[in-house]
This record gives sequence, C1' cells and structure tokens, in this order.
RNA sequence: GGGCACUUAGCUCAGCGGCUGGAGCACUUCGCUUACACCGAAGGGGUCACAGGUUCGAAUCCUGUAGUGCCCA
Repeated sequence: GGGCACUUAGCUCAGCGGCUGGAGCACUUCGCUUACACCGAAGGGGUCACAGGUUCGAAUCCUGUAGUGCCCA
C1' cells in the first nucleotide's frame, strides 16, 4: 500500500427497513439474614463509532472518515 470482517448499555453479545432499542452478567434500592452471600422483587443506565446520502420511515441499505482484528504484498 491492497483486501476482508467488526464497531449496539460498564462487560459479553442479540437485534427482517416499520411498535417505545433488547438479553445475560454487572450496578442501585427493597425483601430475606444477627451480618454477608445465595435467592426473590423493583429500578437506573444507550448520540446504535463519526459524518453525509437513499427512503414516507435507517441500528439495519449506500458512500466517506476513524478505530480494532485477520489476510496479502
């Protein structure tokens, strides 16, 4: 330098162009306990990497940029 894949919650990851963006773990509160843990209940937390485009409508499609990984040279 060229090619491919990925980027969604604190972490690991789901998510047909159409409901209000989700799960597990983690976190907070309450219950339980002498207390802690386990367990049960409730709750908070998101510029869907960034910018632009297509569309009635974009996390999802297209383009560019950035970052990460792999391959080739």
Predicted 3D model of a 73-nucleotide RNA (transfer RNA) from a Pseudomonadota bacterium. RNAcentral holds the sequence, with entries from ENA. The coordinates come from a structure-prediction model, not an experiment, and the mean pLDDT is 81.